[in-house]
RNA sequence: GGGCAUGUGGCGCAGCCUGGAUAGCGCGUCCGGCUUCGGACCGGGAGGUCAGGGGUUCGAAUCCUCUCAUGCCCA
Numbered sequence: 001g002g003g004c005a006u007g008u009g010g011c012g013c014a015g016c017c018u019g020g021a022u023a024g025c026g027c028g029u030c031c032g033g034c035u036u037c038g039g040a041c042c043g044g045g046a047g048g049u050c051a052g053g054g055g056u057u058c059g060a061a062u063c064c065u066c067u068c069a070u071g072c073c074c075a
Stems, first nucleotide, its partner, number of pairs: 001074007010027004020058001029045005051067005
């Protein structure tokens, strides 16, 4: 230098192909219940506007484009 993959709450992931309704799940965390206390269990809450910019569209996590980060392959 060329190509490919990945990027979504604190952590791990789904959703993307086929655009649509308040973006979900598990763990963690906070509050309450239970318990002598804790754990486990049960109930409830907070936390992301999807790596960043631009574009298309009535509407974008999803399509197009550029850039950034990480990993892999080729030279």
Annotation
A computed fold for a 75-nucleotide RNA from a Candidatus Woesearchaeota archaeon, annotated as transfer RNA. Lineage of the source: Archaea > Nanobdellati > Candidatus Woesearchaeota. Its mean pLDDT, the model's own confidence on a scale to 100, is 82.